[in-house]
RNA sequence: UUGAUCCUGGCUCAGGACGAACGCUGGCGGCGUGCCUAACACAUGCAAGUCGGACGGGAACAGUGGAAUAGUUUACUAAUUCACUGUUUUAGUGGCGGACGGGUGAGUAACACGUGGGCAACCUGCCUUAGAGUGGGGGAUAACAGCGAGAAAUCGUUGCUAAUACCGCAUGAAAUUAGAGUUUUGCAUAAAACUCUAAUGAAAGGAAAUAAUCCAAUGGAUUAUUCCGCUUUAAGAUGGGCCCGCGCCUGAUUAGCUAGUUGGUGAGAUAAAAGCUCACCAAGGCGACGAUCAGUAGCCGAUCUGAGAGGAUGAACGGCCACACUGGGACUGAGACACGGCCCAGACUCCUACGGGAAGGGCAGCCAGUAGGGAAUUCUUGCGCAAUGGGGGAAACCCUGACGCAGCGACGCCGCGUGAGCGAAGAAGGCCUUCGGGUCGUAAAGCUCCGUCCUAUGGGAAGAUAAUGACGGUACCAUAGGAGGAAGCCCCGGCUAACUACGUGCCAGCAGCCGCGGUAAUACGUAGGGGGCAAGCGUUGUCCGGAAUUAUUGGGCGUAAAGGGUGCGUAGGCGGGUAUGUAAGUCCGAUGUGAAAUGCUUCGGCUCAACCGAGGAGUUGCAUUGGAAACUGCGUAUCUAGAGUUCAGGAGAGGGAAGCGGAAUUCCUAGUGUAGCGGUGAAAUGCGUAGAUAUUAGGAGGAACACCAGUGGCGAAGGCGGCUUCCUGGACUGUAACUGACGCUGAUGCACGAAAGCUGGGGCAGCGAACAGGAUUAGAUACCCUGGUAGUCCCAGCCGUAAACGAUGGGUACUAGGUGUUGUCACUUCAUUGUGGCAGUGCCGCAGUUAACGCAUUAAGUACCCCGCCUGGGGAGUACGGCCGCAAGGCUGAAACUCAAAGGAAUUGACGGGGGCCCGCACAAGCGGUGGAGCAUGUGGUUUAAUUCGAAGCAACGCGAAGAACCUUACCAGGUCUUGACAUCCCUUUGAUCGGUAUAGAGAUAUACCUUCUCUUCGGAGCAGAGGAGACAGGUGGUGCAUGUUGUCGUCAGCUCGUGUCGUGAGAUGUGGGUUAAGUCCCGCAACGAGCGCAACCCCUACGAUUGUUGCCAUCAUUAAGUUGGGCACUUUAAUUCGGACUGCCGGUGACAAACCGGAGGAAGGUGGGGAUGACGUCAAAUCAUCAUGCCCCUUAUGUCCUGGGCUACACACGUGCUACAAUGGCUGGUACAGAUGGAAGCGAAGGAGCGAUCUGGAGCGGAUCCCAAAAAGCCAGUCGUAGUUCGAAUCGCAGGCUGCAACUCGCCUGCGUGAAGUCGGAAUCGCUAGUAAUCACGGGUCAGCAUACCGUGGUGAAUACGUUCCCGGGCCUUGUACACACCGCCCGUCACA
Repeated sequence: UUGAUCCUGGCUCAGGACGAACGCUGGCGGCGUGCCUAACACAUGCAAGUCGGACGGGAACAGUGGAAUAGUUUACUAAUUCACUGUUUUAGUGGCGGACGGGUGAGUAACACGUGGGCAACCUGCCUUAGAGUGGGGGAUAACAGCGAGAAAUCGUUGCUAAUACCGCAUGAAAUUAGAGUUUUGCAUAAAACUCUAAUGAAAGGAAAUAAUCCAAUGGAUUAUUCCGCUUUAAGAUGGGCCCGCGCCUGAUUAGCUAGUUGGUGAGAUAAAAGCUCACCAAGGCGACGAUCAGUAGCCGAUCUGAGAGGAUGAACGGCCACACUGGGACUGAGACACGGCCCAGACUCCUACGGGAAGGGCAGCCAGUAGGGAAUUCUUGCGCAAUGGGGGAAACCCUGACGCAGCGACGCCGCGUGAGCGAAGAAGGCCUUCGGGUCGUAAAGCUCCGUCCUAUGGGAAGAUAAUGACGGUACCAUAGGAGGAAGCCCCGGCUAACUACGUGCCAGCAGCCGCGGUAAUACGUAGGGGGCAAGCGUUGUCCGGAAUUAUUGGGCGUAAAGGGUGCGUAGGCGGGUAUGUAAGUCCGAUGUGAAAUGCUUCGGCUCAACCGAGGAGUUGCAUUGGAAACUGCGUAUCUAGAGUUCAGGAGAGGGAAGCGGAAUUCCUAGUGUAGCGGUGAAAUGCGUAGAUAUUAGGAGGAACACCAGUGGCGAAGGCGGCUUCCUGGACUGUAACUGACGCUGAUGCACGAAAGCUGGGGCAGCGAACAGGAUUAGAUACCCUGGUAGUCCCAGCCGUAAACGAUGGGUACUAGGUGUUGUCACUUCAUUGUGGCAGUGCCGCAGUUAACGCAUUAAGUACCCCGCCUGGGGAGUACGGCCGCAAGGCUGAAACUCAAAGGAAUUGACGGGGGCCCGCACAAGCGGUGGAGCAUGUGGUUUAAUUCGAAGCAACGCGAAGAACCUUACCAGGUCUUGACAUCCCUUUGAUCGGUAUAGAGAUAUACCUUCUCUUCGGAGCAGAGGAGACAGGUGGUGCAUGUUGUCGUCAGCUCGUGUCGUGAGAUGUGGGUUAAGUCCCGCAACGAGCGCAACCCCUACGAUUGUUGCCAUCAUUAAGUUGGGCACUUUAAUUCGGACUGCCGGUGACAAACCGGAGGAAGGUGGGGAUGACGUCAAAUCAUCAUGCCCCUUAUGUCCUGGGCUACACACGUGCUACAAUGGCUGGUACAGAUGGAAGCGAAGGAGCGAUCUGGAGCGGAUCCCAAAAAGCCAGUCGUAGUUCGAAUCGCAGGCUGCAACUCGCCUGCGUGAAGUCGGAAUCGCUAGUAAUCACGGGUCAGCAUACCGUGGUGAAUACGUUCCCGGGCCUUGUACACACCGCCCGUCACA
């Protein structure tokens, strides 16, 4: 995910974090931080030098002395030159340092790193401590000078010279090597200390001061002391080197790798062990506990996240490693195979005088900076060595882009501010509005304040223990100023805090997931309002979390993904009782280590915080050591309950081989026999007169074994079924005896393994893929039929899969029962009776379990052990690779991409050409129609200027319309009006309006004329007309998918609720059985009750009672007449009256019920008949044009008025009707009987006129009184005689009547004439069950007039119903479902289009 539910399961979000980037915005400060990409290429400057107290020179300056020259006042001056001295400087020699500091993460899966150990296998400059020494000589060389080559860089050659440069000699043991010995120690080699002997083997000087001595004396030399050096030895400290245990990513679609490889002996190399290297010898070494190979990656402290366990990361800071343009190599040195050293090669770049030769270079140092790459990195080519630290030096000091600072970037964290108080006329304005108001909102304005940041001025640090301050006139302090200069971003459908209006109209757009948008969008855009965070806010990316969604903590596998097809068995894992030992695991203690920083905590310092400092706990780990001995392991001994062996017994389709048997099918031969057989839903193909099928006899051959037969048996599974024999496996029961844990599971492996299929050989009766034919069908490559090949069978060999299923791996133990059955044993019974045990095999069921279904001693319960397997759906059990196979194919087994689901169980509905029960004019049985004709009427279509609009299966179509000539009228053409034909309000004006007349016009309209108000307190008021301005009127314009109202299923019997109960839940129960028209009633029942429906109550009708006028008249009187008096008996009628019918009574059936069947009585009998009455709901069913109504639209028109036209058109199609086709009839004459209505702008009598429609007339009647009004069919009589008629009436002509301003388009009626079609209607289809159908007339509404329609009324008055199989619709129960928009559903494949 579903209509809803529970579960499984994935996807998504809410949290935190960041070296971030992007969008919008941006006030201040502190502390941090800033190439994640091209280990790409780099212009320029800087980043490692220093020492003259190691040395010789050079240069400059100063001084002293000398020489010669010039001038001249012979003593001076000037310049030059030489020697010496001093000061400064430094190219070279020499020493120390350039192995640190700084950068980067390319490589590296490694003893690289982490952690803990080892070196009895090692080194260590400078430094510290201690001992000893520092004697005496020698030869060179750079610099420099000369010559030469070259463009340059640089080089060659000759000559000179110094040292703390270099080299011999001497001295020397405590050093090294060799040999001998003693003591002690150790895990082996051995080590340490000591004694003796032999050999080897060092050095360098410098400086100042003091003192002394000497000299050629501003000075020099020597000696002594001190200082700095040098040599050697021992030790320390520091730093390193090597080795080892453990830890350390992914892939098995990488399973084998390895020749210096593994080991030994010897040698070499090294500071040092070692195949590190070499010679010889051996053939080893590593690997499923993952070698080798491939991919990826610097490792860690830590960082982020998480409850934790974990997961991810390895920026900054710290430790280690590796690298320095790429690759290789060594030199020097204490230390390098060396970032700013050397050599070689390569790439790149630059210079050149183009001859080639040569030089220089490595920004992964920066630090700045440039280009490029990129989403992105920005910094400034800054200041200073003041601090800390480093190198050199005796020191002063020099160097130090390490470092300290400043600058840039909201990149991050932290802090502060953008004002505070009062302030309701709830201002203006915005937005919304039900027009009342609400809200922004004390918010603003206004009044009163404060001064953080800010600005100005002044003072002014710590950092420095004497001097020295880049930061910096900085932090901080004081005074003054003024609300002034400082708020945005995201969101508001649910998750998720926050809602309205307008615009848009599946468009534009939004979206993390679900999903919004198709004219009323809280989801798009804008606005108002609101919510959140805040100098930031959102988005994107990445990581952890939520995710128990890889499950150690902490999941699963009957049906959701998941038990291997089955067994045997290797490694491995796990394993019975007792005793004892050990101490590997385990537990306890101690010690060492676990760097610092970080994190936690307690204090402290910056005003707080971030940040920083100090202390503590912690650092779950590793190692060493001491102890404990319950459990596990290991050793020993022992036991029998697990396991196994022996013996006895029976059961069995267990397996293999051989033989035998009967039934049946088919075929062959022969006989009998004749025309069909066979087959199917029905047929045909096929077989048969050449003799089939059928039947009888004989024979052949192959395959399979009826009955027995059973949720019976056996087997590990697959599987196994006639009988007999042989061989053979396993299980079970019983009984003792024996062995003594020998057990369970089982990766890899091995074996078995249905059917189909494959190879070779045989066999072939039946059946039968493929194939052929016949049918079926729209087609039928199928289902059905007739044939039929492989195959099915046997032997040998492959294949290795199945829904190989109990969709349930194996083992052990435990946990209520009941009832069958198989084998066997024991006891028992008269009994093959009963009871019990063990081993199987079924059903039901408790606890428990499960999402539910279910499972339940044969577990899916409770536990333990081992194996296999799963991690969303599709792609896909596909591709590639590998292995297997003759092939078919099998085993192993992905990814890209795509979806937000896929799925399990159960629930309620709906549906089924599923089942059961029941009902209905549903069928059937009947009667009469429709469909054919003419006409009427409605609709479609067509036509038209318009033919106004709506209704569309039932449930649109004589429907809205209970009545279109004008009007109606909404449509069309033309002509008018614009506050309007109609309503309310305001102003001005008039006294009217209405009515009448005339003229123009088609009319609306316009003009003119006549007539004409009420009340009054006399101010005016009311009413009406005209004119004017605007609010508004008006709309049959749109939306029936915004609504009220109605139809339909259906007058079908249903639809629900409360409480209780059951279920995790949706839900169930109640609502079951019988019965009924009915969920009607009875009975039952975890249900008990109730509501809306049913029924009843209401109306009409059928009977009666009461009352009595307009009705009636038996009796009395009267009349032409119930006309009148009288009466209310009867009939009839009315009434807001009442009674009557209730299965009440009897019999039967039923369950002693409800009820049903029959009967009596009764006017009526089982609801008496009819009506009204329509549950929850369904169809987005109908209607905005009955009316009402939200929203939208029109406003000199989509409104309004008028005239004329149209809605009445007409090739055609359909529906509903009327009239007929005739004799049960037509026509003519006579005659009888209703009910229910209606009547005042009405019904209209009698009488009169007309053939008639009708006219005249005007009585009576607002009606039981009068009128419409004649009822018709019927009955009686006559005529017609089966014909297109004396049927039928359409159509047309003429003449009239009526209504109405007006009958042309376009009314109705009458008379005369005319006299179509039609002779009972194809497929199909409709109504009706009794006072019904059919038939006959009457009335009413609408209406001036117009009725075949509609709504009513009565008259005459049938036929049939066996029955529920079927068609249609409906109700209840049940079942299946992948449907829920609910079968007009869902959904598969192909093709085409976009």
Description
The RNA shown here (small-subunit ribosomal RNA) has 1394 nucleotides and comes from an uncultured Clostridia bacterium. The coordinates come from a structure-prediction model, not an experiment, and the mean pLDDT is 80. Rfam family: Bacterial small subunit ribosomal RNA.